[in-house]
RNA sequence: UCGCGCUAAGCGGGGAGCUAGCGGUUCCCUGAACCCGCAAUCCGCUCUAGCGGGGCCGAACUCCUUCCCGAGGAGGAACGUUCGAGGGUAGGGCUUUCCGACGUAAGUGUUGACUGUCAGGUCCCGCGCACUGAGAGCCUGCGAACCGCGUCAGGUCCGGGAGGAAGCAGCGCUAAGCAGCUUCUCUCAGGUGCCGCGGAGCAGCCUGGCACGAGCGAGCGUCGUACGCACCGCCCCCGAGCCAACUACGACGGAAGGUGCGCGA
Numbered sequence: 001u002c003g004c005g006c007u008a009a010g011c012g013g014g015g016a017g018c019u020a021g022c023g024g025u026u027c028c029c030u031g032a033a034c035c036c037g038c039a040a041u042c043c044g045c046u047c048u049a050g051c052g053g054g055g056c057c058g059a060a061c062u063c064c065u066u067c068c069c070g071a072g073g074a075g076g077a078a079c080g081u082u083c084g085a086g087g088g089u090a091g092g093g094c095u096u097u098c099c100g101a102c103g104u105a106a107g108u109g110u111u112g113a114c115u116g117u118c119a120g121g122u123c124c125c126g127c128g129c130a131c132u133g134a135g136a137g138c139c140u141g142c143g144a145a146c147c148g149c150g151u152c153a154g155g156u157c158c159g160g161g162a163g164g165a166a167g168c169a170g171c172g173c174u175a176a177g178c179a180g181c182u183u184c185u186c187u188c189a190g191g192u193g194c195c196g197c198g199g200a201g202c203a204g205c206c207u208g209g210c211a212c213g214a215g216c217g218a219g220c221g222u223c224g225u226a227c228g229c230a231c232c233g234c235c236c237c238c239g240a241g242c243c244a245a246c247u248a249c250g251a252c253g254g255a256a257g258g259u260g261c262g263c264g265a
Stems, first nucleotide, its partner, number of pairs: 001265006010056002012030005020046005034054005063258006072249001074247002080242005086236004091232002093229002097226001099224006107216002115211008124199005129193002131190007139180004148173004156165003
């Protein structure tokens, strides 16, 4: 160096996701690549490897290492942009409401509008008078077995007597109290008053007087303003998506290097 037989390796890889971590099932990329069983509220493993069973190829076009390329997914900002949630703001818009201006209808006005002015009233306070009610007094009647008063028959007591004393019933009177009367007196009270006096107040309204001398006008329309409403705009804040540079990974492909044992010639 060549031939034969073996063995290691290989018979897909990568990203995301999941996970303490790794591999697989899942999704995606690459692009063509043995078979069967297992696995998402999952399966296996504990360190390079899916686990279990079987098969093919085999030391090089095929295996291993490094480099280049770079499909692809991942990470990645704003005071950016889109959408959404919340709060605020009355600029736009809306607004049965208030106010004002202008126009106008009904009506009203020389039997005097609008406006001005004067007086009174309406509201409040005090007092008087009246009214009503309550209470008290006055007045009338009733009203005490004894324990109130007067008079006290009878009877009783004291006394020799003259006489004296207490005193029931009866009669008369009265207290507390009860009832009546409400004419009169006093006190208190008041959703009381076509009443009177004084004070305070006097914006509006009402009544009347005076001045002026032609408008007034609550409905309707237009415009403005105020208040209100967050539909639009704007401001603040929060969340999600999208957009670049860049970062690590990286399939396919390309380049360079490396790779065992036995027998024979």
The prediction has a mean pLDDT of 76. Predicted 3D model of a 265-nucleotide RNA (Bacterial large signal recognition particle RNA) from a Gaiellaceae bacterium. The organism belongs to Gaiellaceae, within Bacteria. The sequence is in RNAcentral, with records from ENA. The model forms 92% of the base pairs in the Rfam consensus. The gene name in the source record is ffs.